[in-house]
RNA sequence: GGGUGCAUAGCUCAGUUGGUAGAGCAACGCCCUUACAAGGCGUGGGUCAGGAGUUCGAGUCUCUUUGCACCCACCA
Repeated sequence: GGGUGCAUAGCUCAGUUGGUAGAGCAACGCCCUUACAAGGCGUGGGUCAGGAGUUCGAGUCUCUUUGCACCCACCA
């Protein structure tokens, strides 16, 4: 230098053919307990990496930037 993949909640990850953003764990509250843990119930938490475009409508399609991983080539 060329190419491929990934980026979604605090963490690990889903998200189908473009049509109301989700799960588990964690956190918080309540129940239970003398108390803690475990268990049960519930609640909160999101600029879907940034920007632009297409569309009635974008996490999803297109372009671009950034970061990470991998492959190839070149130089030494």
Transfer RNA from Pokkaliibacter plantistimulans, 76 nucleotides, folded computationally.
The organism belongs to Pokkaliibacter, within Bacteria.
RNAcentral records the identical sequence in 3 taxa.
Its Rfam family is "tRNA".
RNAcentral holds the sequence, with entries from ENA and MGnify.